Description: This is a predicted structure of a 332-nucleotide part of an RNA (large-subunit ribosomal RNA, domain IV) from Cutaneotrichosporon arboriforme. Its mean pLDDT, the model's own confidence on a scale to 100, is 82. It matches the Rfam family "Bacterial large subunit ribosomal RNA".

Context: one part of a larger RNA
RNA sequence: UACUGUUCAAGGAACUCGGCAAAAUGCAUCCGUACACUUGAUAAUAAGGAUGACCGAUUAUUUUUUAAUAAGUAAUCGGUGACAGAAAAUCGUGAGGCACAACUGUUUACCAAAAACACAGGUAUCUGCUAUGUUUAACAACAUUGUAUAGGUGCUGAAUCUUGUCCAAUGUCUAGAGUAUAACACGGGUACUAUAUUAGUUGCUUGUGGAACCUCUGAUCAAUGACAGACUUAACUAUAAGGUUUUUAACAGUAGCGAAAUUCCUUGGCCGUUAAAUGCGGUCCUGCAUGAAUAGAUUAAUGAUGCUUCAGCUGUCUCAAACAGUAUCUCA
Numbered sequence: 001u002a003c004u005g006u007u008c009a010a011g012g013a014a015c016u017c018g019g020c021a022a023a024a025u026g027c028a029u030c031c032g033u034a035c036a037c038u039u040g041a042u043a044a045u046a047a048g049g050a051u052g053a054c055c056g057a058u059u060a061u062u063u064u065u066u067a068a069u070a071a072g073u074a075a076u077c078g079g080u081g082a083c084a085g086a087a088a089a090u091c092g093u094g095a096g097g098c099a100c101a102a103c104u105g106u107u108u109a110c111c112a113a114a115a116a117c118a119c120a121g122g123u124a125u126c127u128g129c130u131a132u133g134u135u136u137a138a139c140a141a142c143a144u145u146g147u148a149u150a151g152g153u154g155c156u157g158a159a160u161c162u163u164g165u166c167c168a169a170u171g172u173c174u175a176g177a178g179u180a181u182a183a184c185a186c187g188g189g190u191a192c193u194a195u196a197u198u199a200g201u202u203g204c205u206u207g208u209g210g211a212a213c214c215u216c217u218g219a220u221c222a223a224u225g226a227c228a229g230a231c232u233u234a235a236c237u238a239u240a241a242g243g244u245u246u247u248u249a250a251c252a253g254u255a256g257c258g259a260a261a262u263u264c265c266u267u268g269g270c271c272g273u274u275a276a277a278u279g280c281g282g283u284c285c286u287g288c289a290u291g292a293a294u295a296g297a298u299u300a301a302u303g304a305u306g307c308u309u310c311a312g313c314u315g316u317c318u319c320a321a322a323c324a325g326u327a328u329c330u331c332a
Stems, first nucleotide, its partner, number of pairs: 001327007010318002014316001019313001027052005036042001037040001038158001053080011093311007100303002105117002121156007133142002160297003164227003169224002171220003175217004184209007191201004228246005256290001257287001268284006
């Protein structure tokens, strides 16, 4: 000097991106326990409090014994000594607000455990069994020794309250019609070959028929997706329920939520929290660029999740100090 530990006056997060690390809590019995809600063995070991050793007495009681007895437990009362009675080890810090994800679970073996994946539930769509789908060159096989309350695929992701408008574009589906041709089929002409009547050809040319596609019609958004602009108006001003106009698939974003995991301007305005707040919570709405299964809003319980506050606690710090062990250095 480094590492691993122990202790520390007064203060107690002033440290720091951040209480990182450490400290604190910790057991049993008895008492006691809030908000909240999806009403439970929920939250909850919530929170918070008291007691705990040993000796003696009384009462009750358990086991044992035929019985006396012996050992123990509980309650009540009295006493003893110690710095200290769950004397060691083991062994929850607690509380409030918000975001996200319902939950238990899964994941980047070796820098990411999460708000990502999964999930039960919801929904759309395909499939009538020799099913759809997967797989193979083929057979075989799985799906399935199942049969639409089944199986496959996509999206969403418990529950609660909901899920608005638009089929113009793209996609898909329906039933007909129209149009064009490919392979192919049937004819005609012509060239060539032969055994020359007739047959044949990777020949050339021509006519007719001929599917999906494409176009038209209709349906469909929990399909891909989309959800405007200008002008004007109320007895101060301001604002604009309303009106006019242009476009549109939509008389053009409804219910909700909103400076948000989304807000550029922005450290937005106001309120609370602090002595002091680019933080956090609440509220407003001027939403650069929210919005409804790419789900919207809310949510008890859960979380080695993220942000923030309080209590307790402490060498994190004010500001350092002492001790022990190990390593390093010297000598033996």